SAM riboswitch aptamer (S box leader) from a soil metagenome, 110 nucleotides, folded computationally. Rfam family: SAM riboswitch aptamer (S box leader). About the family: The SAM riboswitch is found upstream of a number of genes which code for proteins involved in methionine or cysteine biosynthesis in Gram-positive bacteria. Its mean pLDDT, the model's own confidence on a scale to 100, is 84.
[in-house]
RNA sequence: CAUCAAGAGGGGUGGAGGGACUGGCCCGAAGAAACCCCGGCAACCCCCUCGGAUCUAGGUCCGAGGAAGGUGCCAACUCCAGCAGGUGAAGUCAGAGAGCCUGGAAGAUG
Numbered sequence: 001c002a003u004c005a006a007g008a009g010g011g012g013u014g015g016a017g018g019g020a021c022u023g024g025c026c027c028g029a030a031g032a033a034a035c036c037c038c039g040g041c042a043a044c045c046c047c048c049u050c051g052g053a054u055c056u057a058g059g060u061c062c063g064a065g066g067a068a069g070g071u072g073c074c075a076a077c078u079c080c081a082g083c084a085g086g087u088g089a090a091g092u093c094a095g096a097g098a099g100c101c102u103g104g105a106a107g108a109u110g
Stems, first nucleotide, its partner, number of pairs: 001110004009038005017027003021082004039074003044070002047066008078106001083103005
């Protein structure tokens, strides 16, 4: 700096934890984490093809497609919320504010 509403699981070992943190809410002995094997998703990097822009040229940029290699990923929107603003149900003399929307923070991957 970019992306995060889509997508993609079987087996073996292993034995109680896991979903970053906190609070929820979930997943888990019909077997958690971790490791291994095989498979898959995706298209960030690399590579290939096509089109366009630009450049004297080498090249650079944009778009579309491909997917052998390097990462990543394969419950739940990044599971939800955490801060701020807007809106606002119930309710109240007033205030406290469920839910929804937007942005941010934090995190993840490249």